[in-house]
FMN riboswitch aptamer (RFN element), 147 nucleotides, folded computationally.
């Protein structure tokens, strides 16, 4: 140096136009590209996240509602919806053609394609919200441990 372990930082981009009572949503042209891996630089190759959807565990719910039993006081049985974290599984869009080259579905030219979920005065990759939240991860930084 590396490598553990804690803890801090960072961690998603993009519009004008035209119709119309009403659209950044519809038509026209325009733009935008998360994280890691790869024989060499990726949206559309292999994976991974984010959004949806299940299970399983904890928590809250809540020893409530509610049954039984008792004159009472009170004892006993009994653990549903919902929501939240955690974990594990699911689902989850899109790429060709030529050049260079030792090597490229990543690079150069052309061409095409694709993009959760809710919301809306009218249908949305780009507008508004869940999100001052999650998050792959980061030759980012610190402390300690190993060395």
């Nucleotide at each position: 140096a590396a490598c553990g372990u804690g803890c801090u930082c960072c961690g998603g981009g993009g519009u004008c136009g035209g119709u119309g009572u009403a659209a950044u949503u519809c038509c026209g042209a325009a733009c935008c590209g998360g994280c890691g891996g790869u024989g060499a630089a990726a949206g559309c190759c292999c994976g991974c996240g984010a959004c949806c959807c299940g299970g399983c565990u904890c928590g809250a719910g809540u020893g409530a509602u509610g049954g039984u039993g008792g004159u009472g006081a009170c004892a006993c049985c009994g653990g549903a919806a919902u929501c939240g974290a955690g974990u594990c599984g699911g689902u989850u869009g899109a790429u060709c053609u030529g050049g260079u080259g030792a090597a490229a579905a990543u690079c150069c030219a052309g061409g095409g394609c694709c993009g959760a979920c809710g919301g809306u005065g009218a249908a949305a990759g780009u507008c508004c919200g869940g999100a001052u939240g999650g998050g792959a991860g980061g030759c980012a930084g610190c402390a300690c441990g190993c060395g």
Its Rfam family is "FMN riboswitch aptamer (RFN element)". Rfam's curators write: The RFN element is a highly conserved domain that is found frequently in the 5'-untranslated regions of prokaryotic mRNAs that encode for flavin mononucleotide (FMN) biosynthesis and transport proteins. This element is a metabolite-dependent riboswitch that directly binds FMN in the absence of proteins. In Bacillus subtilis, the riboswitch most likely controls gene expression by causing premature transcription termination within the 5' untranslated region of the ribDEAHT operon and precluding access to the ribosome-binding site of ypaA mRNA.The FMN riboswitch structure, reported in present an FMN-bound six-stem junction, adopts a butterfly-like scaffold, stapled together by opposingly directed but nearly identically folded peripheral domains. Of the family's consensus pairs, 100% are formed in the model. Its mean pLDDT, the model's own confidence on a scale to 100, is 82.